[in-house]
Context: one part of a larger RNA
RNA sequence: CGUUAGAAAUUUGAGAAGAGCUGACUCUAGUACGAGAGGCCCGUGUCGGACGAACCUCUGGUGUAUCUGUUGUGGCGCCAGCUGCAUUGCAGAGUAGCUAUGUUCGGAAAAGAUAAGCACUGAAAGCAUCUAAGUGCGAAGCUUACUUCAAGAUGAGAUUUCUUUUAAAGGCCGUAGAAGAUUACUACGUUGAUAGGUCAUAGGUGUAAAGAUGGUAACAUCAAAGCCGAGUGAUACUAAUUGCCU
Numbered sequence: 001c002g003u004u005a006g007a008a009a010u011u012u013g014a015g016a017a018g019a020g021c022u023g024a025c026u027c028u029a030g031u032a033c034g035a036g037a038g039g040c041c042c043g044u045g046u047c048g049g050a051c052g053a054a055c056c057u058c059u060g061g062u063g064u065a066u067c068u069g070u071u072g073u074g075g076c077g078c079c080a081g082c083u084g085c086a087u088u089g090c091a092g093a094g095u096a097g098c099u100a101u102g103u104u105c106g107g108a109a110a111a112g113a114u115a116a117g118c119a120c121u122g123a124a125a126g127c128a129u130c131u132a133a134g135u136g137c138g139a140a141g142c143u144u145a146c147u148u149c150a151a152g153a154u155g156a157g158a159u160u161u162c163u164u165u166u167a168a169a170g171g172c173c174g175u176a177g178a179a180g181a182u183u184a185c186u187a188c189g190u191u192g193a194u195a196g197g198u199c200a201u202a203g204g205u206g207u208a209a210a211g212a213u214g215g216u217a218a219c220a221u222c223a224a225a226g227c228c229g230a231g232u233g234a235u236a237c238u239a240a241u242u243g244c245c246u
Stems, first nucleotide, its partner, number of pairs: 001152001005163007015149004021049005027043001033038001051106005059100004066093005071086006110144003117137004169246004173189005194239003197235005203228003211222004
């Protein structure tokens, strides 16, 4: 821009893409078969491999948010206690998020039309013949079925609702996000939990400072402390004001 008034929502599915794999073992059954050796079809169940998707409860990784220990050196007058720099100084742990080697799930089942093939009935050709007329079965393949996209399908579809002449609706702006390069998308904007803060807490680290007590002292106890808390719950304290445009 089109789809022929303008919008919001829900859809149909022409068409397109994906998926489609496979092994071992158990039972049926040491059965059918076979002199024996050996050993089925059909059907049933279990455990896998590779591949794929989603997710982070578990096992791990990362985790320059976080907590702790510690070396050298500078600073805060000194001690104590903090703090800067040294690859995040180094080291030990580690929430959220992201993640695989982790977890869960998938390929199915079924139907239709068929291929090779196997048949029924059956003439031409009194027989025979799956074929000539007619009829049936038959594959990981084909069409459905499963998952996703999909009306620019210009053949532009359908349904419901709103607006009836200044709107309906949308945008600008702001607070943000499991969304994101920008845009877009999604949530919210005081009739408010959108983010921050505050409170509480799952969780992380590992027992803060100061003081007291004990000990000659190192140190121990008071103390499951203190700090953090991307998660969860609550709370209008702060910021989402007022407004403008089509």